[in-house]
Context: one part of a larger RNA
Molecule: small-subunit ribosomal RNA, 5' domain
Organism: uncultured prokaryote
RNA sequence: GAAUGAACGCUGGCGGCAUGGCUAAGACAUGCAAGUCGAACGGACUAUUUUGAAGAGUAAUCGGAUUAAUAGUUAGUGGCGAAAGGGUGAGGAAUGGAUAGGUAACGUACCUCGGGCUCCGGAAUAGCUCAUCGAAAGGUGGGGUAAUGCCGGAUGAUGUCCUGUGUUUAAUUCACGGGACCAAAGAUUUAUCGGCCCCUGAGCGGCCUAUUCCCUAUCAGCUUGUUGGUGAGGUAACGGCUCACCAAGGCUUCGACGGGUAGCGGGACUGAGAGGUUGACCCGCCACAUCGGAACUGAGACACUGUCCGGACCUCCACGGAGGGCUCCAGUAACGAAUAUUGGGCAAUGGGCUAACGCCUGACCCAGCAACGCCGCGCGGGGGAUGAAGGCUCUCGGGUUGUAAACCUCUUUCAGCAGGGACGAAAAUGACGGUACCUGCAGAAGAAGCCCCGGCCAACUACGUGCCAGCAGCCGCGGUAACACGUAGGGGGCAAGCGUUGUCC
Numbered sequence: 001g002a003a004u005g006a007a008c009g010c011u012g013g014c015g016g017c018a019u020g021g022c023u024a025a026g027a028c029a030u031g032c033a034a035g036u037c038g039a040a041c042g043g044a045c046u047a048u049u050u051u052g053a054a055g056a057g058u059a060a061u062c063g064g065a066u067u068a069a070u071a072g073u074u075a076g077u078g079g080c081g082a083a084a085g086g087g088u089g090a091g092g093a094a095u096g097g098a099u100a101g102g103u104a105a106c107g108u109a110c111c112u113c114g115g116g117c118u119c120c121g122g123a124a125u126a127g128c129u130c131a132u133c134g135a136a137a138g139g140u141g142g143g144g145u146a147a148u149g150c151c152g153g154a155u156g157a158u159g160u161c162c163u164g165u166g167u168u169u170a171a172u173u174c175a176c177g178g179g180a181c182c183a184a185a186g187a188u189u190u191a192u193c194g195g196c197c198c199c200u201g202a203g204c205g206g207c208c209u210a211u212u213c214c215c216u217a218u219c220a221g222c223u224u225g226u227u228g229g230u231g232a233g234g235u236a237a238c239g240g241c242u243c244a245c246c247a248a249g250g251c252u253u254c255g256a257c258g259g260g261u262a263g264c265g266g267g268a269c270u271g272a273g274a275g276g277u278u279g280a281c282c283c284g285c286c287a288c289a290u291c292g293g294a295a296c297u298g299a300g301a302c303a304c305u306g307u308c309c310g311g312a313c314c315u316c317c318a319c320g321g322a323g324g325g326c327u328c329c330a331g332u333a334a335c336g337a338a339u340a341u342u343g344g345g346c347a348a349u350g351g352g353c354u355a356a357c358g359c360c361u362g363a364c365c366c367a368g369c370a371a372c373g374c375c376g377c378g379c380g381g382g383g384g385a386u387g388a389a390g391g392c393u394c395u396c397g398g399g400u401u402g403u404a405a406a407c408c409u410c411u412u413u414c415a416g417c418a419g420g421g422a423c424g425a426a427a428a429u430g431a432c433g434g435u436a437c438c439u440g441c442a443g444a445a446g447a448a449g450c451c452c453c454g455g456c457c458a459a460c461u462a463c464g465u466g467c468c469a470g471c472a473g474c475c476g477c478g479g480u481a482a483c484a485c486g487u488a489g490g491g492g493g494c495a496a497g498c499g500u501u502g503u504c505c
Base pairs, nucleotide, nucleotide: 001505003503004502006501007500008499009498010497013377014376015375016374017373019370020369021335027332028331030330031329035080036079037078040077041076043074044073045072046071047070048069049068055062056061087288088287089286096213097212098211099210100209101208102207103206106205107204108203111201114198115197116196117195118194119153120152121151122150128143129142130141131140132139133138159181160180161179162178163177164176165175166174186193187192188191214260215259216258221251222250223249226248227247228246229245230244231243232242233241263285264284265283266282267278268277269276270275290311291310292309293308294307313324314323315322316321341367343366344365345364349363350361351360352359353358380410381409382408383407390401391400392399393398414446416441417440418439419438420437424432449494450493451492452491453490454475455474456473460489461488462487463486464485470477471476
């Protein structure tokens, strides 16, 4: 000098765009952050219409059991989603990241190209109802019911497995035969939407290999599923991944093993570069979700707002038992030098569900707070000497503050007041917002500070103080004439900021 997620001191007019718990991955009151589909299903309820039994009445009529339809709401069964989006960086030095490859060792719901199919049956169960236990959370038993829920049978190859022949190979693959096995679901407004099997693509993922990625030798030897083989199990898949048996291997001064530290990269800061430092915000990957462990469901998880078990902590309790997890968005106390609103809206973009209307969405879009940063603008322009007054200084003549002020004249950015008023939306739909912007009005009016002045380093005098009080980045100032302390005048620098401190180059 440059930089900063900064903090502190003094000061503070406006706008745009960014950024804002770096400390306790410590604890959390409250609200919200993942639902949706009635065009899968049986009910229940509401409204409107329909049918009109028993009964009453001489009759008109009353009465409403029952039946049907339309519209709507929805607890439950069922489907899809909830594995995304959002947060954080605790752990992890390799089961990770980056780069380049491999998978003839693999998977893939939704979407997509193409081909084929959608036949016949069955048994349950929630809701509901009856009874019952419990303070509650929540159960238990009986009855009966539906489905795109579950099950059986049929059909079926271009699928899977076995097998034969041929081709080919390091192994495999591939082609043509034979045998065995495996499927489906319906809905409605009749126009569609679905369902099943196979193949293709895209996107997404799993696994493997090579290279590379901090400090430490005051860590020199480490290892028994360890290294390899055979066989088996397991997986979507290769593999000690797991197991039985066999062999005795494998790694290491090119640093194994141990210890410490750390999320990694694109990037960011700095520097002429080489390099050094760093990984906030944004993007990609990884890991985690109170701590530890485990699996279930599923195309996908070993699953932040799912399940189970154990620990710590907290809450309710009728003491028998229950419930909880902000490292989502706000917010609270705590910690700390230090970091914001318990805001508005789904209008846009995107996501989930749906045939659609639509519903949900603290993702997101906006607004609020903070000079925390960057950028832009303003605080007026021109004239004005008797160089006024006042201040400071002086050799008492003067000098300086200083065209500075007063005074004359002009303008009105920004802020203020009034009127109009968008784009962003495509037929409708705008939170932002009466915002941006445009026009008019008034009046120089509402808007300047901070640091420094011995040298480095730009800018000097007076008084006070007297090695005191104090200053200080280094050298060093101060002991009676201090350009170095304090105050004043003057000057220099930067400016809505200016200094200080921390950190890095």